[in-house]
Context: one part of a larger RNA
RNA sequence: CCCUACGAGUUAAGGGUGCUAGCAAGGUUAAGGAUUUAAGGUCCGUGAGCCGUAACGAAAGUGAGUCUUAACAGGGCGUAUAGUUAGUACUCUUAGACGCGAAACCGAGUGAUCUACCCAUGGGCAGGUUGAAGCUGUGGUAAUACACAGUGGAGGACCGAACCGCCAGACGUUGAAAAGUCUUCGGAUGACCUGUGGGUAGGGGUGAAAGGCCAAUCAAACUCGGAAAUAGCUCGUACUCUCCGAAAUGCAUUUAGGUGCAGCGUAUUUAUGGUUUAUAAGAGGUAGAGCUACUGAUUGGAUGCGGGGGCUUCACCGCCUACCAAUUCCUGACAAACUCCGAAUGCUUAUAAAUUAAAUAAAUGCAGUGAGGGCAUGGGUGCUAAGGUCCAUGUCCGAGAGGGAAAGAACCCAGACCAUCAGCUAAGGUCCCCAAAUAUAUGCUAAGUUGAAAUAACGCGGUUUGAUUGCUUAGACAGCUAGGAUGUUGGCUUGGAAGCAGCCAUUCAUUUAAAGAGUGCGUAACAGCUCACUAGUCGAGCGAUCAAGCAUGGACAAUAAUCGGGCAUAAGCAUAUUACCGAAGCUAUGGACAGUAUCGAAAGAUAUUAGUGGUAGGAGAGCAUUCUGUUUGCGCCGAAGCCGUACUGCGAGGUAUGGUGGAGCGGAUAGAAAAGCAAAUGUAGGG
Repeated sequence: CCCUACGAGUUAAGGGUGCUAGCAAGGUUAAGGAUUUAAGGUCCGUGAGCCGUAACGAAAGUGAGUCUUAACAGGGCGUAUAGUUAGUACUCUUAGACGCGAAACCGAGUGAUCUACCCAUGGGCAGGUUGAAGCUGUGGUAAUACACAGUGGAGGACCGAACCGCCAGACGUUGAAAAGUCUUCGGAUGACCUGUGGGUAGGGGUGAAAGGCCAAUCAAACUCGGAAAUAGCUCGUACUCUCCGAAAUGCAUUUAGGUGCAGCGUAUUUAUGGUUUAUAAGAGGUAGAGCUACUGAUUGGAUGCGGGGGCUUCACCGCCUACCAAUUCCUGACAAACUCCGAAUGCUUAUAAAUUAAAUAAAUGCAGUGAGGGCAUGGGUGCUAAGGUCCAUGUCCGAGAGGGAAAGAACCCAGACCAUCAGCUAAGGUCCCCAAAUAUAUGCUAAGUUGAAAUAACGCGGUUUGAUUGCUUAGACAGCUAGGAUGUUGGCUUGGAAGCAGCCAUUCAUUUAAAGAGUGCGUAACAGCUCACUAGUCGAGCGAUCAAGCAUGGACAAUAAUCGGGCAUAAGCAUAUUACCGAAGCUAUGGACAGUAUCGAAAGAUAUUAGUGGUAGGAGAGCAUUCUGUUUGCGCCGAAGCCGUACUGCGAGGUAUGGUGGAGCGGAUAGAAAAGCAAAUGUAGGG
């Protein structure tokens, strides 16, 4: 992992509601007993009891009233009759209460053959080394002391086997082993190791103390019991079809992954409106706008009460100002907690029209939901960050399949009852992959730009188009030829400064076709080259500014983000046009189901629908299994079961038949359930 069997809303007693049935101002019997049957049953019990027919009051009590009260007032609760019994469906309560699942808690016992510590009594420690005290001798001393030699044999002494241990590494890790093996290592006469017997027991022991150990179990052992502990938690919860179809929000919560009430769903019943548009009338302070209309903030200028500084003066007065600055004026420009103003939408009401298998409201039964999410728009927060977070409005996903966006929950199109080798379209496409244009017309692009982010800022004599403007056959622009001079090396400065280091100068004047007291190179300074400017040659357009289109640089990681191929007279971009393709959309044809209307006693028939996606969930109708009552059948001329085949029902399923099998089994109807398995790390067996 697979197969087979088993495996989860049950039962009892009460409450509520619906339906069915009996009786009805009444309804109904319980335990128990008797009798009888295959089983329901019948009688007694029993005008026991219960519910209803009357309420009010705490009660005495009164009573269509009563209580409160001083009250004949006021107020509260009542008074208009429909109930009751049984069955059944759904649901609630109490019980283990749909099933499995804790860690724990408590009680009574069993354990110290493991291990911790203790008690009693035994046992064990190869070999080697070191050489304490004491003693003896000799020396030594007044006597001691002391020294040396010998003897001696101490020690939680040394080295190292047994024995006990376990520092490190490797192996082992479904092991040889539920803790080992190999190598290495520590202690090894001691707080040593060990045999046997005994003691301490679970909130207790024992502990050279690690929460260690107390039988492979220890921050409270094990066994049985309370016990089906409890589990707002996880997982699982079994046949079919049909109708409708949510929520992830508000308030509260020892509340935050739970629950209560509300909101939203569904079924039944009742009622009447519901929706959209137009018109009319309202409330309001948002967007915007504005601010000499307030509050607050605020740019520049003018004015300058007053202050600071300076001048003057004995002092006052007076004068000045690159200072500060109230007020006033002009100007510029702001606000979620500013408003002299002020929309559009939305909301409320009325009227009218259209439309309405829908909608709204209420009551009752039954829910689920209360972790939501993306996108668009308006905001708060954040960095006008986030696949961020918090609100509001809408939408889709959630619970929505189909087509498009290469691929994609929510982006675009579009809401799947079934069938069809029919048609038309949407978004999006039409060279090939790949259905349909290598379509048409006119431009643009040369970057494979297009074709990730991308129009970044900022660049660009890429190219196309437009606008304005200047020069030009009296010859422009570019090129070529020639000139580009003189006073003068202007003055000053300076070592030098001659057009060209620097400073000054209305930078002048002359000769000229023209030529700056000089545009740029250059020299130490000159020189030299060049430009402005002019003539000639040439012969028709040439410049400047602005705007727009498409490109281009900016653009930094190796084929490598157009899906790909590939694409240049596009298959790229822009504008316009036609045709075609393209979905579960729409249409066509046939069929099923549902609702509504009409007809009908019913069965049903006809018409019609802007009906038939669906998670949680509500409602309806059925299939199958086992057993029971009644009834009716089949079977050794072959029952059930099993393996095939055909037919049939929307489906759960059913029927027929062949084989196998070898003895029981169906149909109809009514009833009762140990009544349906793919899942629970489900249980047992097998593979």
Molecule: large-subunit ribosomal RNA, domain II
Organism: Oratosquilla oratoria